[in-house]
Context: one part of a larger RNA
RNA sequence: GGCGCACGGUGGAUGCCUUGGUACCAGGAACCGAUGAAGGACGUGGGAGGCCACGAUAGGCCCCGGGGAGCUGUCAACCGAGCUUUGAUCCGGGGGUGUCCGAAUGGGGAAACCCGGCAGUCGUCAUGGGCUGUCACCCAUACCUGAACGCAUAGGGUAUGUGGAGGGAACGCGGGGAAGUGAAACAUCUCAGUACCCGCAGGAAGAGAAAACAACCGUGAUUCCGGGAGUAGUGGCGAGCGAAACCGGAUGAGGCUAAACCGUAUGUGUGUGAUACCCGGCAGGGGUUGCGCAUGCGGGGUCGUGGGAGUUCUUUUGAUUGGUCUGCCGGCCGGUCGGUGAGUAAAAAAUUGUGGGUGUAGGCGAAAGGCAUGCGAAAGGCCUGGCGUAGAGGGUAAGACCCCCGUAGCUGAAACAUCUGCAACUCAUUUGAGAAUUUCCCAAGUAGCAUGGGGCCCGAGAAAUCCUGUGUGAAUCUGGCGGGACCACCCGUUAAGCCUAAAUAUUCCCUGGUGACCGAUAGUGGAUAGUACCGUGAGGGAAUGGUGAAAAGUACCGCGGGAGCGGAGUGAAAUAGUACCUGAAACCGUGUGCCU
Numbered sequence: 001g002g003c004g005c006a007c008g009g010u011g012g013a014u015g016c017c018u019u020g021g022u023a024c025c026a027g028g029a030a031c032c033g034a035u036g037a038a039g040g041a042c043g044u045g046g047g048a049g050g051c052c053a054c055g056a057u058a059g060g061c062c063c064c065g066g067g068g069a070g071c072u073g074u075c076a077a078c079c080g081a082g083c084u085u086u087g088a089u090c091c092g093g094g095g096g097u098g099u100c101c102g103a104a105u106g107g108g109g110a111a112a113c114c115c116g117g118c119a120g121u122c123g124u125c126a127u128g129g130g131c132u133g134u135c136a137c138c139c140a141u142a143c144c145u146g147a148a149c150g151c152a153u154a155g156g157g158u159a160u161g162u163g164g165a166g167g168g169a170a171c172g173c174g175g176g177g178a179a180g181u182g183a184a185a186c187a188u189c190u191c192a193g194u195a196c197c198c199g200c201a202g203g204a205a206g207a208g209a210a211a212a213c214a215a216c217c218g219u220g221a222u223u224c225c226g227g228g229a230g231u232a233g234u235g236g237c238g239a240g241c242g243a244a245a246c247c248g249g250a251u252g253a254g255g256c257u258a259a260a261c262c263g264u265a266u267g268u269g270u271g272u273g274a275u276a277c278c279c280g281g282c283a284g285g286g287g288u289u290g291c292g293c294a295u296g297c298g299g300g301g302u303c304g305u306g307g308g309a310g311u312u313c314u315u316u317u318g319a320u321u322g323g324u325c326u327g328c329c330g331g332c333c334g335g336u337c338g339g340u341g342a343g344u345a346a347a348a349a350a351u352u353g354u355g356g357g358u359g360u361a362g363g364c365g366a367a368a369g370g371c372a373u374g375c376g377a378a379a380g381g382c383c384u385g386g387c388g389u390a391g392a393g394g395g396u397a398a399g400a401c402c403c404c405c406g407u408a409g410c411u412g413a414a415a416c417a418u419c420u421g422c423a424a425c426u427c428a429u430u431u432g433a434g435a436a437u438u439u440c441c442c443a444a445g446u447a448g449c450a451u452g453g454g455g456c457c458c459g460a461g462a463a464a465u466c467c468u469g470u471g472u473g474a475a476u477c478u479g480g481c482g483g484g485a486c487c488a489c490c491c492g493u494u495a496a497g498c499c500u501a502a503a504u505a506u507u508c509c510c511u512g513g514u515g516a517c518c519g520a521u522a523g524u525g526g527a528u529a530g531u532a533c534c535g536u537g538a539g540g541g542a543a544u545g546g547u548g549a550a551a552a553g554u555a556c557c558g559c560g561g562g563a564g565c566g567g568a569g570u571g572a573a574a575u576a577g578u579a580c581c582u583g584a585a586a587c588c589g590u591g592u593g594c595c596u
Base pairs, nucleotide, nucleotide: 001595002594003593004592005591006590007589008588009587015581016546017545020518021517022515023514024513025512026511027510028509029507030506031167032166039101040100041099042055043054044053046079047078049075050074051073052059061095062094063093064092065091066090070083071082072081106115107114108113116135117134118133119132120131121130122129137164138163139161140160141159142158143157144156145155171202172200173199174198175197176196182189186236212219213218223250224249225248226247227246233241234240254499255498256497257443261299262298263297264296265295266294267293268292269291270290274288276289277286278285279330280329281328282327283326284325304477306442307441308440309439310437311436312435313434314433315432318337319336320335321334322333323332324331338430339429340428341427342426343425351424352423353422354421355420356419357418358417359416360415362411363410364409368384369383370382371381385402386401387391393405394404395403448472449471450470451469452468453467454466458484479494480493481492482491483490533540534539553580556567557566558565559564
């Protein structure tokens, strides 16, 4: 020196564990904000650094409930001083306070700072000063003013407004909109209307009551799912892209305007002195009340077996009261009662009472003992019992239905929230139906057309349908549009106004639960951390878990400057000593055997 064996050191693998994660399910909630949010800065404790809580009323204040013996959060002990059966600490509901920054909004500003005006009030001999309130901009409404320019308008000002502004994970709608890639290169094409940017909203959004499909049969708003179907198509007919009718399901809901016509108000134009007008008839009376146009409001009206208005005719339903210049008859319009129907989800909208359910604290909640073992501890073993609408789970010195917390079941709210029934309450209707009609209306710079684009399975193609820039430009039911160029026949439908629950999408958040999900190089980046650290900045971004049942965390003695070690003691165990469970390998030693 090598090869073995034994015993160690180092190191932190492995095993076991879990405070933390992860995926999904069910229910809830789906918004917060000028009444100042989200997020922060700085403070607040007897001694107080971080976290958490709170805000100069600052580890807390008040009220109402729950609860019942200790309490003064946590890392994290110690000392001090206190509170508490006159019910503390703690849990829940409602209020109060809530510095400064931040949309930040009196002005400024290098966020958490600086400097003001006005009103009231406090203080000072007075000035400076303190406190409370108020003072941004935009929009809407009302009013006041008011140029060029006569009326007017622009502009200016005042008041009012739980009007706006900013934040928020995904889902939604809209405006913009790539490239890597694929095509085995690449340009049309694809990726993809994806990523990303911007705007806007809701708890969902969007869509939605046929100018739809279909095919000579029929269906009857929209949305979503399973088929139809990787079909029909489209496509450098390459790569690829890719429907619909129809069938089966989920859900289920339909409404309101514009116009014609009538009335009324305002503005404006025009006309006559009656033969206009004042509901009709007769008689009287009034004296511009008329007519046209525009706008607002009220009534009317809403459809495709076309509908409505006006006019004429037929038929039909309560009471009472008022009006229509006067009287009578008829008609018309309105109020009240009664009848009928409906309602806060669209179709109008507000609130209260009462009953019930649910949530935000809780409460009750069955039944076991003995013996030995265990180096300590029994819940494991043996013996004999019990409960069970409870044998889910967790804890307790090792596997506990009967030890503890719980679990099944039952029960509970002063206050607040939410859902729901009923009643108040509110609203609608009270004439409807039918026939005829050479009168009127039925959404205009729209439909259509030309051209340039986009979007549809459809890449310009024979290219319809849908949307649109530019130009042009209809018709009113004997009218329009569609049925894939176009024409005819036939069929369907009625555009150019609006609203609409549910079935569907999502999960920052709350509650409960589940797992052939992870178990500390895993699982979130994070067993807590967006911390430490890096970067001028945008931004990047870790690592570190485990003594023991219980600190019982080694009093005391010895050696040493100390670190530490040897005794002693604790403990079941100290080779469990806070460098702490187990403690592999590499690597480093000590002792010993053999070989050289």
This is a predicted structure of a 596-nucleotide part of an RNA (large-subunit ribosomal RNA, domain I) from Streptomyces tardus. NCBI's taxonomy places the organism under Bacteria, Actinomycetota, Actinomycetes, Streptomycetaceae, Streptomyces. The prediction has a mean pLDDT of 82. Rfam family: Bacterial large subunit ribosomal RNA.